[in-house]
Context: one part of a larger RNA
RNA sequence: GAACGAACGCUGGCGGCAUGCUUAACACAUGCAAGUCGAACGCUAUCUUUGAUAGAGUGGCGCACGGGUGAGUAACACGUGGGAAUCUGCCCUUUUGUUCGGGACAACAGUUGGAAACGACUGCUAAUACCGGAUACGCCCUUCGGGGGAAAGGUCCGUCGCCAUUGGAUGAGCCCGCGUCGGAUUAGCUUGUUGGUAGGGUAAUGGCCUACCAAGGCGACGAUCCGUAGCUGGUCUGAGAGGAUGAUCAGCCACACUGGGACUGAGACACGGCCCAGACUCCUACGGGAGGCAUCAGUGGGGAAUAUUGCACAAUGGGCGCAAGCCUGAUGCAGCCAUGCCGCGUGAGUGAUGAAGGCCUUAGGGUUGUAAAGCUCUUUCUCCGGUGAAGAUAAUGACGGUACCCGGAGAAGUAGCCCCGGCUAACUCCGUGCCAGCAGCCGCGGUAAUACGGAGGGGGCUAGCGUUGUUC
Numbered sequence: 001g002a003a004c005g006a007a008c009g010c011u012g013g014c015g016g017c018a019u020g021c022u023u024a025a026c027a028c029a030u031g032c033a034a035g036u037c038g039a040a041c042g043c044u045a046u047c048u049u050u051g052a053u054a055g056a057g058u059g060g061c062g063c064a065c066g067g068g069u070g071a072g073u074a075a076c077a078c079g080u081g082g083g084a085a086u087c088u089g090c091c092c093u094u095u096u097g098u099u100c101g102g103g104a105c106a107a108c109a110g111u112u113g114g115a116a117a118c119g120a121c122u123g124c125u126a127a128u129a130c131c132g133g134a135u136a137c138g139c140c141c142u143u144c145g146g147g148g149g150a151a152a153g154g155u156c157c158g159u160c161g162c163c164a165u166u167g168g169a170u171g172a173g174c175c176c177g178c179g180u181c182g183g184a185u186u187a188g189c190u191u192g193u194u195g196g197u198a199g200g201g202u203a204a205u206g207g208c209c210u211a212c213c214a215a216g217g218c219g220a221c222g223a224u225c226c227g228u229a230g231c232u233g234g235u236c237u238g239a240g241a242g243g244a245u246g247a248u249c250a251g252c253c254a255c256a257c258u259g260g261g262a263c264u265g266a267g268a269c270a271c272g273g274c275c276c277a278g279a280c281u282c283c284u285a286c287g288g289g290a291g292g293c294a295u296c297a298g299u300g301g302g303g304a305a306u307a308u309u310g311c312a313c314a315a316u317g318g319g320c321g322c323a324a325g326c327c328u329g330a331u332g333c334a335g336c337c338a339u340g341c342c343g344c345g346u347g348a349g350u351g352a353u354g355a356a357g358g359c360c361u362u363a364g365g366g367u368u369g370u371a372a373a374g375c376u377c378u379u380u381c382u383c384c385g386g387u388g389a390a391g392a393u394a395a396u397g398a399c400g401g402u403a404c405c406c407g408g409a410g411a412a413g414u415a416g417c418c419c420c421g422g423c424u425a426a427c428u429c430c431g432u433g434c435c436a437g438c439a440g441c442c443g444c445g446g447u448a449a450u451a452c453g454g455a456g457g458g459g460g461c462u463a464g465c466g467u468u469g470u471u472c
Base pairs, nucleotide, nucleotide: 001472002471003470004469006468007467008466009465010464013344014343015342016341017340018339020336021302026300027299028298030297031296035061036060037059040058041057043055044054045053046052047051068255069254070253077180078179079178080177081176082175083174086172087171091168092167095164097162098161099133100132101131102130108123109122110121111120112119113118140147141146153160154159181227182226183225188218189217190216193215194214195213196212197211198210199209200208230252231251232250233249234245235244236243237242257278258277259276260275261274280291281290282289283288308334310333311332312331316330317328318327319326320325347377348376349375350374357368358367359366360365381413382409383408384407385406386405391399416461417460418459419458420457421442422441423440427456428455429454430453431452437444438443
């Protein structure tokens, strides 16, 4: 000098665009953040009564996205470049099929247990829910023979689906080369360990797992251990090389009260799903139950320190649906904060008796100073009134009576902060007297202090200015 997710002190007019718990991955009151489909299905209620609306239930799809956090992780986690032994709902594409049957379970009714959460028994019922048979020149196992093995209809006249199958797209899993912090006051580490054979397991390779066999494998080119840390595109600085850093935005990873586990599913070992254990909180009729803000707001706590329990689905996007539409704290907006960057304003011209006052003085004067007053103008910003968008069109505007524009008023309503010994731009007087104090370094102050405190004057920056912290 530059920079900041900054904080503190003094001060503070407006607008645009950004940013805003870096600390306790501490604990959380309350509300919201994931539903949707009647064009899969039966039932109940109501009505404008043959179709609508509402409700719970069966069923389908979604809830693995979006949103948050950075605790853990020094690792194929990330970055980059390759690879082969894989899967992939919805979407596109190829070729077939969509046949014959069956028995249930919710809802509901009755009885009944419990304080509640939630159940139990009996009976009835539908389906695109479930099961069996047939069929398949295709698929899998197999030398042959043989064996296993699909389907679902709805709407009402055009299709939407379902089963099998080909290729693709997208997404995901796996393997490898190289790169990726500090410590040797960590030198040896390893027994499923290293490799082989056979098998199991997986969508898939593989000690991933098991049995047997061999005794290997890694390491001063730093193994192992310890500490620290999410990684990257980037960001800051610097002429560059480099150094530091990883907020916001974007990609990847990991986590969801702590630890473990699987289920469902195309996909999870699943933030707002399940089970077990633990800590904590709450309810209880003491028998037993309920919960998880690192979603968005908000509260307590910690801290130098970080915002509203707001509006809307109008736009963009997502889920479901043929659609109408519903849901969406994603998102779009608004609110708060000089936290940052950028822009604008606090007036312009004229005005010498160089007024008054202040300060200094050699008492003549000098300076504040064209500064003020006065005179002549202007109205950006502001205030008041009016009109009023684009963004979105077939229709629909939260923002918003906002932006822009028009009219009116009147210089009216708006300047501070730091510094003045040298470095370093800017000097005198008074007070103080090694005191009180200053200070980034050198250093100043013990009676004439340009260095302390005040005043006048001056210098710098300006809605900011200084200080502190951190990085280059």
RNAcentral holds the full RNA, with entries from ENA. Predicted 3D model of a 472-nucleotide part of an RNA (small-subunit ribosomal RNA, 5' domain) from an uncultured prokaryote.